This is a predicted structure of a 136-nucleotide RNA (c-di-AMP riboswitch aptamer (ydaO/yuaA leader)) from a Vulcanimicrobiota bacterium. Rfam family: c-di-AMP riboswitch aptamer (ydaO/yuaA leader). Rfam's curators write: This family represents a conserved RNA structure found upstream of the ydaO and yuaA genes in Bacillus subtilis and related genes in other bacteria.
RNA sequence: UGCCAGUAAUCACUGAGUCCGGGAGCAGCCCGGAGCGGGGGAUACACCGGUGGGGUGAAUGGGCCGGUCGGCCCUAGGGCGAUCUUUCACGUCCGAACCCGUCAACUAACCCCGCAAGUGUUUUGAAAGAGGAGCA
Numbered sequence: 001u002g003c004c005a006g007u008a009a010u011c012a013c014u015g016a017g018u019c020c021g022g023g024a025g026c027a028g029c030c031c032g033g034a035g036c037g038g039g040g041g042a043u044a045c046a047c048c049g050g051u052g053g054g055g056u057g058a059a060u061g062g063g064c065c066g067g068u069c070g071g072c073c074c075u076a077g078g079g080c081g082a083u084c085u086u087u088c089a090c091g092u093c094c095g096a097a098c099c100c101g102u103c104a105a106c107u108a109a110c111c112c113c114g115c116a117a118g119u120g121u122u123u124u125g126a127a128a129g130a131g132g133a134g135c136a
Stems, first nucleotide, its partner, number of pairs: 011120004018034006035115006052103001053100004061074005077094005083130007
């Protein structure tokens, strides 16, 4: 000096899943507030089901192999490539999982719930706008 791996912090990413105050407490918990997110719930209107139906989420649909589990390929849709937003191009990844329990369209008032979990991309480019820093 280069490469590989690990740990901690900073910073950053997916996501609604953050901040403040008080209390208890060797972090994890409880209460309150703000903020963000989700569900239920009339009339009017509209539509559908019976072989069930519905919710969160980007995660839907199709083909092939297979007795099943499962595997492979494609795809609606979604994420990332470090100032932020948008568009285009290029590269790359995901395209799950869980829940309600025969029941719910929308929905004013009103009612209820969550604030987790997981991770480590980067000197990819151009345009427009915004903002900031440095230099003179």
Of the family's consensus pairs, 92% are formed in the model. The prediction has a mean pLDDT of 80.